Annotation
Predicted 3D model of a 72-nucleotide RNA (transfer RNA) from a Patescibacteria group bacterium. Rfam family: tRNA. By type it is a transfer RNA. NCBI's taxonomy places the organism under Bacteria, Bacteria candidate phyla. Its mean pLDDT, the model's own confidence on a scale to 100, is 82.
RNA sequence: GGGCGUAUGGCUCAGUGGUAGAGCGCUAUCCUGAUAAGAUAGAGGUCGAAGGUUCGAUCCCUUCUACGCCCA
Numbered sequence: 001g002g003g004c005g006u007a008u009g010g011c012u013c014a015g016u017g018g019u020a021g022a023g024c025g026c027u028a029u030c031c032u033g034a035u036a037a038g039a040u041a042g043a044g045g046u047c048g049a050a051g052g053u054u055c056g057a058u059c060c061c062u063u064c065u066a067c068g069c070c071c072a
Base pairs, nucleotide, nucleotide: 001071002070003069004068005067006066007065010024011023012022013021018055026042027041028040029039030038048064049063050062051061052060
């Protein structure tokens, strides 16, 4: 320098056009002599950034950034 992939709550990951979810973790309550386990409820992300297409974009297109892989 060229090509490909990934980027979504604290962590690991779903979600392939119609207003974002799960597990674990966190908080509160219940339970217990107390803790753990268990039960119930709750908080927490405008989806890496900027543009474009669309009535509507996490999703499609372009560029950029970070990381990883391959080729030279």